[in-house]
Context: one part of a larger RNA
RNA sequence: AACGAACGCUGGCGGCAGGCUUAACACAUGCAAGUCGAACGAUAUAGUGGCAGACGGGUGAGUAACGCGUGGAAACGUGCCUUUCACUACGGAAUAGCUCUUGGAAACGAGUGGUAAUACCGUAUACGCCCUCCGGGGGAAAGAUUUAUCGUCGAUGGAUGAGCCCGCGUUUGAUUAGCUAGUUGGUGAGGUAAUGGCUCACCAAGGCGACGAUCAAUAGCUGGUCUGAGAGGAUGAUCAGCCACACUGGGACUGAGACACGGCCCAGACUCCUACGGGAGGCAGCAGUGGGGAAUAUUGGACAAUGGGCGCAAGCCUGAUCCAGCCAUGCCGCGUGAGUGAUGAAGGCCCUAGGGUUGUAAAGCUCUUUCAACGGUGAAGAUAAUGACGGUAGCCGUAGAAGAAGCCCCGGCUAACUUCGUGCCAGCAGCCGCGGUAAUACGAAGGGGGCAAGCGUUGUUC
Numbered sequence: 001a002a003c004g005a006a007c008g009c010u011g012g013c014g015g016c017a018g019g020c021u022u023a024a025c026a027c028a029u030g031c032a033a034g035u036c037g038a039a040c041g042a043u044a045u046a047g048u049g050g051c052a053g054a055c056g057g058g059u060g061a062g063u064a065a066c067g068c069g070u071g072g073a074a075a076c077g078u079g080c081c082u083u084u085c086a087c088u089a090c091g092g093a094a095u096a097g098c099u100c101u102u103g104g105a106a107a108c109g110a111g112u113g114g115u116a117a118u119a120c121c122g123u124a125u126a127c128g129c130c131c132u133c134c135g136g137g138g139g140a141a142a143g144a145u146u147u148a149u150c151g152u153c154g155a156u157g158g159a160u161g162a163g164c165c166c167g168c169g170u171u172u173g174a175u176u177a178g179c180u181a182g183u184u185g186g187u188g189a190g191g192u193a194a195u196g197g198c199u200c201a202c203c204a205a206g207g208c209g210a211c212g213a214u215c216a217a218u219a220g221c222u223g224g225u226c227u228g229a230g231a232g233g234a235u236g237a238u239c240a241g242c243c244a245c246a247c248u249g250g251g252a253c254u255g256a257g258a259c260a261c262g263g264c265c266c267a268g269a270c271u272c273c274u275a276c277g278g279g280a281g282g283c284a285g286c287a288g289u290g291g292g293g294a295a296u297a298u299u300g301g302a303c304a305a306u307g308g309g310c311g312c313a314a315g316c317c318u319g320a321u322c323c324a325g326c327c328a329u330g331c332c333g334c335g336u337g338a339g340u341g342a343u344g345a346a347g348g349c350c351c352u353a354g355g356g357u358u359g360u361a362a363a364g365c366u367c368u369u370u371c372a373a374c375g376g377u378g379a380a381g382a383u384a385a386u387g388a389c390g391g392u393a394g395c396c397g398u399a400g401a402a403g404a405a406g407c408c409c410c411g412g413c414u415a416a417c418u419u420c421g422u423g424c425c426a427g428c429a430g431c432c433g434c435g436g437u438a439a440u441a442c443g444a445a446g447g448g449g450g451c452a453a454g455c456g457u458u459g460u461u462c
Stems, first nucleotide, its partner, number of pairs: 001461003005458005012334006018327002020292001025290003029287003034051003039048002058245003067170006081158002084155002088151001089123004098113001100111004129138003143150002171217003178208003183205008220242004224235004247268005270281004298324001300323003306320001307318004337367004347358004371403001373398005381389001406451005411432003417446005427434002
């Protein structure tokens, strides 16, 4: 000097920030992801279908790694958006919802009958597209409507955002010295969007290591932040980028994209319901609860703005976000009055008893009204409408010095001294050290010094 701080004493206002660093401990309750009637049948909020739930939000457990940072590279795909070209023809069979029957405590099913579509399937067409032994072969679509349009399909270039590879950099320990069989390389195949021992068969025996392999410990990384003249050292809260995780472990499905926080399946621990047969759940989302802890907030308002999802749109949803509440946690600003006022009042303290000091300090007199209070007015943020914040900020007026100062220290370091009490006691203390009867070092008082809505202490870093 700094802090995501805590503790003690104290506490007027405002602005801007910040607020579980510990148990990635367990969670009651509510909300946090829906939307489309211009796809469909239908009474419909239910259902079929489409898009979106891979974003946004949280956390840092794991990870010493191409994880991150930086600079390159080729073998790869990309929904929505966009460029250009071409097309959108003809048919079919089902199924949910629904009806009826039925099982079960429930969760949830089973059967029968009938039905729609932008759901599903076939045929046709195919410049370009894909495969090819260059002969040939393969492959698409969906309609809706208020007639303005909105869509669907194939190909192509772009944009965006991913996946993969490489050089260099990235903590400590040798009281860890050897490690490695898919291991290292090749051929062939499989697999993937794609390269590759990624996987497999065969072949070879390699590969890494004192320039520290392996093992162990610790740790998310970075832009940055703190400190410092710098070089460095420490650190990675808030904000931003990347990564990883979502009760623990494993797995795939769907999809342009996940091996998916509020999706599915299996196993495990835990909690709950049960008619004992069986079921349900996952706050490291926002609030909130218990617990742990020195310690960290409201079960708030609104979609008005910005942004996101769906929709032609109107709009709906959005604990993202914007706001409000709590906390001196921090930074910054302001105030707690100003001028005058000597009989240097009273009181306190000291005294050599003369006086000194508190001290222009107070009182008194003359003023002012910031902030707070009360009354009125009242925004910007919003291109036409729409304002949660909010009757907020600001402005005008009213009254009255009125409502607003503490904390630490005073032996030296180190700014600031006397008296009384105590008597190696009680106590102080960062270091040196004070205290055993004259203590500027303990306790109190008077006085003084420092900082100030804070001041000290503790902890940590430089």
Molecule: small-subunit ribosomal RNA, 5' domain
Organism: uncultured prokaryote